[in-house]
Context: one part of a larger RNA
RNA sequence: CCCUCGUUAAGGAACUCGACAAAUUAGCCCUGUAACUUCGGGAGAAAGGGUACCCGUGGGGUGACGGCACUUGCUGUCUAAGCCCUUGCGGGUCGCAGUGAAGAGGCUCAGGCGACUGUUUAUCAAAAACACAGGUCUCUGCUAAGCCGAAAGGCGAUGUAUAGGGGCUGACGCCUGCCCAGUGCCGGAAGGUUAAGAGGCGAGGUUCGACGUAAGUCAAAGCUUCAAAUCGAAGCCCCGGUGAACGGCGGCCGUAACUAUAACGGUCCUAAGGUAGCGAAACCCCUUGUCGGGUAAGUUCCGACCCGCACGAAUGGCGUCACGACCUGAGCGUUGUCUCAACGAGGGACUCG
Numbered sequence: 001c002c003c004u005c006g007u008u009a010a011g012g013a014a015c016u017c018g019a020c021a022a023a024u025u026a027g028c029c030c031u032g033u034a035a036c037u038u039c040g041g042g043a044g045a046a047a048g049g050g051u052a053c054c055c056g057u058g059g060g061g062u063g064a065c066g067g068c069a070c071u072u073g074c075u076g077u078c079u080a081a082g083c084c085c086u087u088g089c090g091g092g093u094c095g096c097a098g099u100g101a102a103g104a105g106g107c108u109c110a111g112g113c114g115a116c117u118g119u120u121u122a123u124c125a126a127a128a129a130c131a132c133a134g135g136u137c138u139c140u141g142c143u144a145a146g147c148c149g150a151a152a153g154g155c156g157a158u159g160u161a162u163a164g165g166g167g168c169u170g171a172c173g174c175c176u177g178c179c180c181a182g183u184g185c186c187g188g189a190a191g192g193u194u195a196a197g198a199g200g201c202g203a204g205g206u207u208c209g210a211c212g213u214a215a216g217u218c219a220a221a222g223c224u225u226c227a228a229a230u231c232g233a234a235g236c237c238c239c240g241g242u243g244a245a246c247g248g249c250g251g252c253c254g255u256a257a258c259u260a261u262a263a264c265g266g267u268c269c270u271a272a273g274g275u276a277g278c279g280a281a282a283c284c285c286c287u288u289g290u291c292g293g294g295u296a297a298g299u300u301c302c303g304a305c306c307c308g309c310a311c312g313a314a315u316g317g318c319g320u321c322a323c324g325a326c327c328u329g330a331g332c333g334u335u336g337u338c339u340c341a342a343c344g345a346g347g348g349a350c351u352c353g
Stems, first nucleotide, its partner, number of pairs: 001348008010339002014337001019334001027051005036041001038171001052093006058086005066078004070073001094098001106332007113324002118130002134169007146155003172319004177249003182246002184242005191237003197231002202226005209218003250268005277311001278308001289305005
């Protein structure tokens, strides 16, 4: 010097990103207990007192011996010993200290997120992530939909729409606005387009034949190749619907008798121009915004304001009791975290062997 422990004057978070670590607290009994609340909770809230041993006394349980009674019984009753329990009361004793060792909540206030108990990155993340009950949309009428499987078959389910599958949201409370132009989905079927197929006008190849001196020309049937018109489904175009479907939810200019601002007006664009609520927020760039609170001093925190770079309503909005090894801020208690280090114990390091 290192590791693991113990103790520490005065101070008590001044340490530090941050009270990380350590310390405090601690069992049981009694008293007492706020806001808020979904009336269950919150709550062991908080804050206090007691706690050992001896004697006496009280309370509770059991109830022997004995006496009495008769219905003579494993009977009833009276007295009440002994034993057990005791968080009762009084007195006394000892120590610094009585849950005397060990083991055994620190507490409070405020905010964010997630309702909650749960689940998770086996081996750097336990969370605000996942799940969840509840909500809603959608598919599915049973040989169900969906899924696994070349198939047989199986799951769904020995279930039957109060059932099963899928998507989103995520207790509860108050709510969930506008847009169907685009995309998706659902419905429609008049018209347009349209495949295979049907159809076969027509054309080509081949050549019996005809013509021709020849070259060659024409060319039936058969076989074969190509092939027009016409008919021809879904889909798409088209016509509607649909947002707890994917998604989207404006700009410029002017205007009130101080100024400022603009309830008001004009204009352009759009499918429609963000409603309620919330708002410098897990979202605000400018920004340590401005004001207030807390501090001697506060880029964090809390309450407001609203010019929301770039909140916003089931990719849910805003609240909310309880809950949380979550995150943030503040306080009380307590401490070697620190001022500032010291001493001690054990084990290393070091020296010798």
Predicted 3D model of a 353-nucleotide part of an RNA (large-subunit ribosomal RNA, domain IV) from a Dehalococcoidia bacterium. Model confidence (mean pLDDT): 86 of 100. The source organism's lineage runs through Bacteria, Bacillati, Chloroflexota and Dehalococcoidia. It matches the Rfam family "Bacterial large subunit ribosomal RNA".